Overview
A computed fold for a 1486-nucleotide RNA from a metagenome, annotated as small-subunit ribosomal RNA.
[in-house]
RNA sequence: AGAGUUUGAUCAUGGCUCAGGAUGAACGCUGGCGGCGUGCUUAACACAUGCAAGUCGAACGAAGCACCUUGAUUUGAUUCUUCGGAUGAAGAUCCUGGUGACUGAGUGGCGGACGGGUGAGUAACGCGUGGGUAACCUGCCUCAUACAGGGGGAUAACAGUUAGAAAUGACUGCUAAUACCGCAUAGGACCACAGCACCGCAUGGUGCAGGGGUAAAAACUCCGGUGGUAUGAGAUGGACCCGCGUCUAAUUAGGUAGUUGGUGAGAUAACAGCCCACCAAGGCGACGAUCGGUAGCCGACCUGAGAGGGUGAUCGGCCACAUUGGAACUGAGAGACGGUCCAGACUCCUACGGGAGGCAGCAGUGGGGAAUAUUGGGCAAUGGGCGAAAGCCUGACCCAGCAACGCCGCGUGAGGGAAGAAGGGUUUCGGCUCGUAAACCUCUGUCCUAUGGGACGAAGGAAGUGACGGUACCAUAGGAGGAAGCCCCGGCUAACUACGUGCCAGCAGCCGCGGUAAUACGUAGGGGGCGAGCGUUGUCCGGAAUGAUUGGGCGUAAAGGGCGCGUAGGCGGCCUGCUAAGUCUGAAGUGAAAGUCCUGCUUUCAAGGUGGGAAGUGCUUUGGAUACUGGUGGGCUGGAGUGCAGGAGAGGAAAGCGGAAUUACCGGUGUAGCGGUGAAAUGCGUAGAGAUCGGUAGGAACACCAGUGGCGAAGGCGGCUUUCUGGACUGAAACUGACGCUGAGGCGCGAAAGCGUGGGGAGCAAACAGGAUUAGAUACCCUGGUAGUCCACGCGGUAAACGAUGAAUGCUAGGUGUAGGAGGUAUCGACCCCUUCUGUGCCGCAGUAAACACAAUAAGCAAUCCACCUGGGGAGUACGACCGCAAGGUUGAAACUCAAAGGAAUUGACGGGGGCCCGCACAAGCAGUGGAGUAUGUGGUUUAAUUCGACGCAACGCGAAGAACCUUACCAAGUCUUGACAUCCUGCGACGCACAUAGAAAUAUGUGUUUCCUUCGGGACGCAGAGACAGGUGGUGCAUGGUUGUCGUCAGCUCGUGUCGUGAGAUGUUGGGUUAAGUCCCGCAACGAGCGCAACCCUUAUGGUCAGUUACUACGCAAGAGGACUCUGGCCAGACUGCCGUUGACAAAACGGAGGAAGGUGGGGAUGACGUCAAAUCAUCAUGCCCUUUAUGACUUGGGCUACACACGUACUACAAUGGCGUUAAACAAAGAGAAGCAAGACCGCGAGGUGGAGCAAAACUCAGAAACUACGUCCCAGUUCGGACUGCAGGCUGCAACUCGCCUGCACGAAGUCGGAAUUGCUAGUGAUCGCAGAUCAGCAUGCUGCGGUGAAUACGUUCCCGGGCCUUGUACACACCGCCCGUCACACCAUGAGAGCCGGGGGGACCCGAAGUCGGUAGUCUAACCGCAAGGAGGACGCCGCCGAAGGUAAAACUGGUGAUUGGGGUGAAGUCGUAACAAGGUA
Repeated sequence: AGAGUUUGAUCAUGGCUCAGGAUGAACGCUGGCGGCGUGCUUAACACAUGCAAGUCGAACGAAGCACCUUGAUUUGAUUCUUCGGAUGAAGAUCCUGGUGACUGAGUGGCGGACGGGUGAGUAACGCGUGGGUAACCUGCCUCAUACAGGGGGAUAACAGUUAGAAAUGACUGCUAAUACCGCAUAGGACCACAGCACCGCAUGGUGCAGGGGUAAAAACUCCGGUGGUAUGAGAUGGACCCGCGUCUAAUUAGGUAGUUGGUGAGAUAACAGCCCACCAAGGCGACGAUCGGUAGCCGACCUGAGAGGGUGAUCGGCCACAUUGGAACUGAGAGACGGUCCAGACUCCUACGGGAGGCAGCAGUGGGGAAUAUUGGGCAAUGGGCGAAAGCCUGACCCAGCAACGCCGCGUGAGGGAAGAAGGGUUUCGGCUCGUAAACCUCUGUCCUAUGGGACGAAGGAAGUGACGGUACCAUAGGAGGAAGCCCCGGCUAACUACGUGCCAGCAGCCGCGGUAAUACGUAGGGGGCGAGCGUUGUCCGGAAUGAUUGGGCGUAAAGGGCGCGUAGGCGGCCUGCUAAGUCUGAAGUGAAAGUCCUGCUUUCAAGGUGGGAAGUGCUUUGGAUACUGGUGGGCUGGAGUGCAGGAGAGGAAAGCGGAAUUACCGGUGUAGCGGUGAAAUGCGUAGAGAUCGGUAGGAACACCAGUGGCGAAGGCGGCUUUCUGGACUGAAACUGACGCUGAGGCGCGAAAGCGUGGGGAGCAAACAGGAUUAGAUACCCUGGUAGUCCACGCGGUAAACGAUGAAUGCUAGGUGUAGGAGGUAUCGACCCCUUCUGUGCCGCAGUAAACACAAUAAGCAAUCCACCUGGGGAGUACGACCGCAAGGUUGAAACUCAAAGGAAUUGACGGGGGCCCGCACAAGCAGUGGAGUAUGUGGUUUAAUUCGACGCAACGCGAAGAACCUUACCAAGUCUUGACAUCCUGCGACGCACAUAGAAAUAUGUGUUUCCUUCGGGACGCAGAGACAGGUGGUGCAUGGUUGUCGUCAGCUCGUGUCGUGAGAUGUUGGGUUAAGUCCCGCAACGAGCGCAACCCUUAUGGUCAGUUACUACGCAAGAGGACUCUGGCCAGACUGCCGUUGACAAAACGGAGGAAGGUGGGGAUGACGUCAAAUCAUCAUGCCCUUUAUGACUUGGGCUACACACGUACUACAAUGGCGUUAAACAAAGAGAAGCAAGACCGCGAGGUGGAGCAAAACUCAGAAACUACGUCCCAGUUCGGACUGCAGGCUGCAACUCGCCUGCACGAAGUCGGAAUUGCUAGUGAUCGCAGAUCAGCAUGCUGCGGUGAAUACGUUCCCGGGCCUUGUACACACCGCCCGUCACACCAUGAGAGCCGGGGGGACCCGAAGUCGGUAGUCUAACCGCAAGGAGGACGCCGCCGAAGGUAAAACUGGUGAUUGGGGUGAAGUCGUAACAAGGUA
């Protein structure tokens, strides 16, 4: 960085698709290790269980426990003893006091408002950014100042009684405090007054002084302190306000009543309609209000060159929420996730009376889902709460577990090793490849395993303290041992073969693969890519300049509004002063951290971690600059406008007038048709049409002039006159002094058709009717004909409303028309010429453009404003809204579907387009075919088989130059299986011949007879056997080679270089002539060349020369001779538009002529360009692949290819007198063939033929007699003396054999047929026509085929038409190329969608009802400790009650938005359905 895909190819437009990166991912296959991260995107669904917020005894009382202690009771060890007793340790019970770093409950304090989760709601001052608070609060913490005096009354715990299943209470009694309440004190604070000074940013703020009023406190102690109260300051955290920014839809355009403002009161920490009363009527909105939809916002993350686009997981900041909704309490802080109250839904317990609960904390469960982890360890670290502290708590956090979910790193071994092993794959069978790959040898030890050692993380004086963890790491040992897959291989896109399959199965991101040789399906081998991963799917950005600010367009590809006026807005002439908003520049603040980038350091590296820097393009404040833009002041005239003087015009409106023509009516003349068409008919007319003359009526339109002439903004405007009226142009330069341009909305104008009302109506003419045409003809053509067309007044508002080109301004070569003016020259004037302004055309340079083209009237170069476009279809459709009387118009989607649709140009092909030209193409002629009979081929039918192929020309007397057997491929029957044929191996030795038997034969059996060559190895030949193989006229001519046909013996088909074009391509090859010809000449951006044409070749026509026997010859024959003639065959000559004339362009050439045997290629042949038709042939041959192998091969006999209702093609013979027949006579060829052959003379036979055999391998002999023709005779127009089919009889020939199924002869029989419908063929001169002859094939068998000669015509004006072809040009929507393409209805299937009686939901707003909890207010029914009072009582409080507000709920109506719905509308899609043929060519009616 691009690529594929529209076309036969090209360029451009334009969409679709791919290659890249990313991911909280999922799925498929696979899976060794480690580090660092990440892990419910769905149901803000429901939750079992455990844990997640406590702590303080240094605030307090009581209780328990332990210990000490006082006293009492009891027991009584030990010692002493006078034996009476004394002593009294230890223990137990009770009591007093005390201690405790003990325990849990309670009062009290602090915390629970943090931390953790989630993203439902929210389009908002919610968030981001920058400010403000002179309108605020702030517990714990820090600093400062001042203070703490003296009292009082309760209450929980506890005890007792009592209700209840429980939860939970109720009553009575006792008690403490750092709990609660008065009083005193008041530096300072606050409140209301009333002064001074200073300051500010409006309200105002600060400082100082004055008197008055109000409110404080708590203790504990280990004696070190800790705590308390008040005030101020700070720090931290919060609250409120403001500027700017923050998705989508106008098919949401108006919204708002506490709404906007004021005054006053209230509430709050504080401002404020925050709330209330009253007053005013405001405030928001096209710079998008309001309503709807969607959404947490940001730092950042992904992508991108950037600008942008997308995202908002993890980490961090802010917000919101905590089952749903509402509410307050406590508190420094909450309208409180693990607090309270109420209501709703749900779940659980219950003794049915009542109660309990809230995982969007960490785990975990169910559910949903494509999908997301452990009911783990620890407070060791970091951090938090409480505490003086020890410490306790902490699912925050630190760790571990699970998951390839991501990123990063490592490994699965390294070196050597060719007999290139085995095996696999493939093969042209030689080989090649997997492949140094393996084996094998030598090593190493990362990961791994075992053992030993063993951390940092711990923290500032010491000690102690580690969940992770015996982990990381280190050492030793072991052993290549345990560790590779996934995707792809047609192009894009790196990588190819084999087999299987056969439009099947399947693949596919796009183009597209698959119908028998698939590099595209499946498998295998090989290869490519990546690698513990690889692919697929989803999503985002990129590529996409495909929404274009950077960075697009709008004549024809999508796209200029139908046109004007003009509002908002945008933009705006010259000079100058001021200002400093934009702009530029400096400074300051901020832009959190993390992240990205750069640069250090550190994990052995990396990912990761960490230090510093840069950046954060922004916002705010402030100093400066003043060129430009803006604002403001002054001036100017060039833009714009006004006035003056002129001329032009189908500009508009109204009124009047005119003639020609059509039609109708009246009258005259006049008679049989008129009219209409391709041709007709309908229609009119003897009741007098049409024609013609005169008159009358009425309506509409204005010939000529008339012109790419004029006017108008567009639509549009055309006889003449008058009136009213708009605009433009020219001249001159008096006036104003930027007054201008554009123009979203808005307003107006706006062809034709159409609509409403009223007139009018001649002609024309939708609808309609009739007649034609046609397969049909609801059309084209004809005859009629109503709305309408016309007028007036309204509506409508669209057109290919087009220059498919918005408006306005400036600039940028020319040339030439035309319309309207002005000026110059000239004595006036006219013409001409020149200059200039305005309009309207053509050509053309630069430039532009995809090309076509545009080109001063731009589609050029600039700047301004507006409208519009973003693939095709669906669709200008649906729904909604607005407009309209309606028709309808304006605005204007989506689902779904396709990979194109479309533009310009190119080459072809085609045209019921044009031009030129050629051809037996037509015409002019001659003879035919089509009718008959026969022959032959084909179709069809039949058959056991009628073998196969060939099918328009270009199949059909074709393959077949010759089917009785054979051929033969077909059928029936009988047989063979290494085979009828080839090669190889082994064994044997014959093979064969003759005869006999069985059989249809093949074949089988038997008898007899019997080898050859040799270098002695063997070979030839035959038989038998085994397998390799043979064989196939089986398939595919659409797998092929070769060969052939055809266009067409038509004149074309191409190349090199150059030039032109972005390119496909063009040029050359076109043009003017000419030719049979791209033949030649001339011209020309072409110059040359090749394959074709022509010539060279063969033959024929003339002559010469040479040569010649078998030819020829002077002879009757032969021999001999000759080398003249005929002939034969070699070599030459000859013809070249060479010569003359005319025409032509001085050319090429054409025409005429001379000469010549021959004249313009003399006649004929061979010769067939590039290519077309998937033309023909696998059955000539060859051949790939497939199929078959006791048969699809081979052999044999018989049959069939010869069938026969019929149809077609090609021929023969005829239909007769230009003839038939006969007799006699008499002629004249050429070219061939001949040995298993041709066969003479002679004889036999009527004849076919037979006997016989001379001659001849042939210029010698034979076939061999040519026939038509000529002469004579006869027939006399008839189914005949024409014609000869068919049939009968008798024969001949060939052959193993003529029944199916040959040919010929003789006699007899004697059919159709009297010249052929529609249609159609051949032929232009030695041709047609006619006449015979020969040959190939062949035993025999031509009316066929191929050759040969004889006789020997007619016609061609000409190119209009038919057919075919060539060249040029034109149109094209064709390119498989007109046998093309293609449209619509109908029928069928499927899909999405609109309407639809309705039905079912959802969210929201408004109205009304009810009204929980609760705050606030009221009240004084009940109760009441602190204060006052001697008391009564009061103040205050609680409960109760009432009121306002108030959630959920309810009622009714309307709007919005979904789902569904019988039926219905159109739309889309779908190899081979129906009907037509609308479009593309003049598409047959443009």
Source information
Model confidence (mean pLDDT): 83 of 100.